[in-house]
Large-subunit ribosomal RNA, domain I from an Acetivibrionales bacterium, 544 nucleotides, folded computationally. Model confidence (mean pLDDT): 82 of 100.

Context: one part of a larger RNA
RNA sequence: CGUAGGGAGAAUGCCUAGGCACCAGGAGCCGAUGAAGGACGCGACAAGCUGCGAAAAGCCACGGAUGAGGCGCAAAUAGCCAACGACCCGUGGAUAUCCGAAUGGGGGAACCCACCCGGUGGAAAGACCGGGUACCGUAUGUGAAUACAUAGCAUACGGGGGGAGACGUGGUGAACUGAAACAUCUAAGUAACCACAGGAAAAGAAAACAAAAGUGAUUCCGUAAGUAGUGGCGAGCGAAAGCGGAAGAGCCCAAACCAUACGGAACAAGUUCUAGGGGUAGAGGACCGGCGAAAAGACCGGAGCGCUAGCAGAAUGAGCGGAAGGAAAGCCGAGACCGAAGAGGGUAAAAGUCCCGUAAGCGAAAGUCGGAAGGCAAGCCGGAAUCCGGAGUACCACGGGGCACGAGGAACCCCGUGGGAAGCAGGGAGGACCACCUCCCAAGGCUAAAUACUACCUGGUGACCGAUAGAGGAGCAGUACCGUGAGGGAAAGGUGAAAAGAACCCCGGGAGGGGAGUGAAAGAGAACCUGAAACCCUAUGUUU
Numbered sequence: 001c002g003u004a005g006g007g008a009g010a011a012u013g014c015c016u017a018g019g020c021a022c023c024a025g026g027a028g029c030c031g032a033u034g035a036a037g038g039a040c041g042c043g044a045c046a047a048g049c050u051g052c053g054a055a056a057a058g059c060c061a062c063g064g065a066u067g068a069g070g071c072g073c074a075a076a077u078a079g080c081c082a083a084c085g086a087c088c089c090g091u092g093g094a095u096a097u098c099c100g101a102a103u104g105g106g107g108g109a110a111c112c113c114a115c116c117c118g119g120u121g122g123a124a125a126g127a128c129c130g131g132g133u134a135c136c137g138u139a140u141g142u143g144a145a146u147a148c149a150u151a152g153c154a155u156a157c158g159g160g161g162g163g164a165g166a167c168g169u170g171g172u173g174a175a176c177u178g179a180a181a182c183a184u185c186u187a188a189g190u191a192a193c194c195a196c197a198g199g200a201a202a203a204g205a206a207a208a209c210a211a212a213a214g215u216g217a218u219u220c221c222g223u224a225a226g227u228a229g230u231g232g233c234g235a236g237c238g239a240a241a242g243c244g245g246a247a248g249a250g251c252c253c254a255a256a257c258c259a260u261a262c263g264g265a266a267c268a269a270g271u272u273c274u275a276g277g278g279g280u281a282g283a284g285g286a287c288c289g290g291c292g293a294a295a296a297g298a299c300c301g302g303a304g305c306g307c308u309a310g311c312a313g314a315a316u317g318a319g320c321g322g323a324a325g326g327a328a329a330g331c332c333g334a335g336a337c338c339g340a341a342g343a344g345g346g347u348a349a350a351a352g353u354c355c356c357g358u359a360a361g362c363g364a365a366a367g368u369c370g371g372a373a374g375g376c377a378a379g380c381c382g383g384a385a386u387c388c389g390g391a392g393u394a395c396c397a398c399g400g401g402g403c404a405c406g407a408g409g410a411a412c413c414c415c416g417u418g419g420g421a422a423g424c425a426g427g428g429a430g431g432a433c434c435a436c437c438u439c440c441c442a443a444g445g446c447u448a449a450a451u452a453c454u455a456c457c458u459g460g461u462g463a464c465c466g467a468u469a470g471a472g473g474a475g476c477a478g479u480a481c482c483g484u485g486a487g488g489g490a491a492a493g494g495u496g497a498a499a500a501g502a503a504c505c506c507c508g509g510g511a512g513g514g515g516a517g518u519g520a521a522a523g524a525g526a527a528c529c530u531g532a533a534a535c536c537c538u539a540u541g542u543u544u
C1' cells in the first nucleotide's frame, strides 16, 4: 500500500412535532373593581412544567357534548369521584396570599412598622379578621393666626402604570455621508430621546383655489412631472392648480336680543353677572311682519344576522376473493357503490366508500359585535332704520422658523421683541407694491369614511426551511452558561406497526456481555432509523 472483517464517529438519505413569508376576516387595548410581570404557596406520595390561590391541578350557576368513564404533562401504587350524570368544552359568577403604578409610613421588591372605625378573642394586653388612611388635578363646601382674605381641611369625581422594538401627532434634534477636499448646501427634520393619544391618529367645512370660465371641507391613490421652480444655479432639492379615481357629511359656540331661576354671587336693596332661550352667516343674524309641523341626525333604543361550545354528514359486510408479505390501503381477479363529498390527515405499505374529516346544511341558556323598527330632537318667506358678527388681534419694524422656494422682486403661514388698527360705507386674498376686477370673512370649537400598522384570535396559501436549515429557541430557552452591570447567549430531534422495552439461566462487585425469549428485523436493545469520511484494530497479500 492492497484486500477482507470489525471499532469509533455522525456526514448523508428519509421524516416532522417547529419555524418563515404572505393573504382574508376578526380584534385592536389592559390598569386603583389593583394591570403587565413576578415572589411564595396549593397534590396521598410532588423536584420540575402546567393549572390554581389559604375556598389554592380547584368552588358555584347556566348551556354543550358524551352515556361511562375520570382524578393534567406522567407510567405505577394507594385512595377517591361518577347514572342524584362525573371528567371534557363554552358563557357568566365566586375566591384571588405577598410584591409590583403600589397608593397608611418605611424599605435592600415579594419584607418591617402603624393609626382610625367595626368585629373575634381574652381577666387584661398582645394577637387575629373586615373596611379606611398616598400624591396630583377639577369641582363644591368649610375655614386659622387676622377684619376682609389666604393657607389649611373635608367631600365627590378623575388621573397615575403597562404595552406591539408596529402605526400617529407634537417637542428636542445629530453625525457619518454626498458635494469626488470643504464652510452655504446635503444626509434630514432622518436617527435618537421625550410627551401624549387612538383603534386608527392627524387634517377638515374656505378670510380656499382659480382667471373673465369656473370649482366648492379634509384625507388617500394615479397623473400632471422629474415639469414649474429652487440651488457654492454645484452636489442636489423639487411643487401646485387641473384631470382621473377611492370615500363622501356636515355641524356647534361667542355676540346682538329675551330672561325673576323657587338656585348662586356681587354691590346696597332692585340692579348686574351666572343657568336657560335666541343665533351661527357673506344673498348672515338680532329686530319687525307673515306662513307653518312637511324636512335632515353623529343622540336614545335595541330586532334579525354574526362570534364565543357544538350537531349531522353519502358510498364494499370492522371493511369481496387471491398470492407474496410481519402487516394491504399497493398488485392480480371478480364485482359494485357514493359523489353539492376524488381537500387533507390517520389506520402495520400507496384507502372517494375503515377512522377523523370534506361538500351542502343545522345550532345558544349566557356573554358579545353590530345596528333595523321605534323614540326623541330637528322649519320657511319678506322687510328695512338701529344693534351684533371672536383685539393687544390683524398689520408694521427688527430677529428667526415653515412653505419645493438657500433674502431673493418674496407674497403666504408660524414664533420672539417693540409698536399697534378698522369694525360692514368694514376686513383678508389673488407671489413685492398700487389701481381696477374677482374670490373669500381671520383672530372660538367639533366632525365619520376613504389612509397607516399588526402584538393578538380564526381560517387559508407557498417554484419557503427541513434539525450547522427554519425563530436565538421543534426537547422545561431567553434556559444553562458568561459579565459588577447595561448586556451577551448556546448545545441538545428520530427504537418499533405495537413496549411486545428482553421473564429465566450463566460470567462479573458493578458496568458490560453470553444464552433464552419478543419482534419482519435486535447487525431496531433504549449510548436505539439510515450509519459516509477522517482515525484505530485484527487477518492476510505485496513492497522496501
Stems, first nucleotide, its partner, number of pairs: 001541007013529001014494002018465002020462007027454002029162002037099003040053003044077001048073002059093006069081003104113003114133007135159008167198001168196005178185001182232001208215002219246005229237002250446003253390001257277002263274005282424001284388003287383005297376001299375002306368003310362002320333003336353002338342001344356003395419008405431001426441005481488002501528001504515004
RNAcentral holds the full RNA, with entries from ENA. NCBI's taxonomy places the organism under Bacteria, Bacillati, Bacillota, Clostridia, Acetivibrionales.